SAM riboswitch aptamer (S box leader) from Desulforadius tongensis, 114 nucleotides, folded computationally. NCBI's taxonomy places the organism under Bacteria, Clostridia, Eubacteriales, Peptococcaceae, Desulforadius. Of the family's consensus pairs, 91% are formed in the model. Rfam family: SAM riboswitch aptamer (S box leader). Its family is annotated with regulation of gene expression in the Gene Ontology. It was read from a public genome assembly, where an Rfam model found it.

RNA sequence: CUCUUAUCAAGAGUGGUGGAGGGAACAGGCCCAAUGAAACCCGGCAACCGCGCCAGCUGUACUGGCGGUCCGGUGCUAAUUCCUGCAAGAGAUUAUUCUCUUGACAGAUAAGGG
Numbered sequence: 001c002u003c004u005u006a007u008c009a010a011g012a013g014u015g016g017u018g019g020a021g022g023g024a025a026c027a028g029g030c031c032c033a034a035u036g037a038a039a040c041c042c043g044g045c046a047a048c049c050g051c052g053c054c055a056g057c058u059g060u061a062c063u064g065g066c067g068g069u070c071c072g073g074u075g076c077u078a079a080u081u082c083c084u085g086c087a088a089g090a091g092a093u094u095a096u097u098c099u100c101u102u103g104a105c106a107g108a109u110a111a112g113g114g
Base pairs, nucleotide, nucleotide: 001114002113003112004111005110006109007108008107013042015041016040017039021032022031023030026085027084028083029082043077044076045075048073049072051067052066053065054064055063056062081106086103087102088101089100090099091098092097
């Protein structure tokens, strides 16, 4: 970098350093930010993998359930992946604009493969 599978409406600080930007990319919105952005540290959340127990199964595999945790590997810690951008359907309005639903695309994270 790419492929597969799963998840993405929940949760998480009035801390320290730091100093101006940030919300993935492009476009359009809408937001956050000197009552201090990014980044780093600490704290916290969660529980994908790892771990323990139980069950199924011929099966030291596999699947499912439950549990606990970072003095194991990640991850996350404003707003639904902040919203829309493509397709289909439904509704309202008629100035063709707005709203809703589903799916796709893109993206994020984990586990496994190339």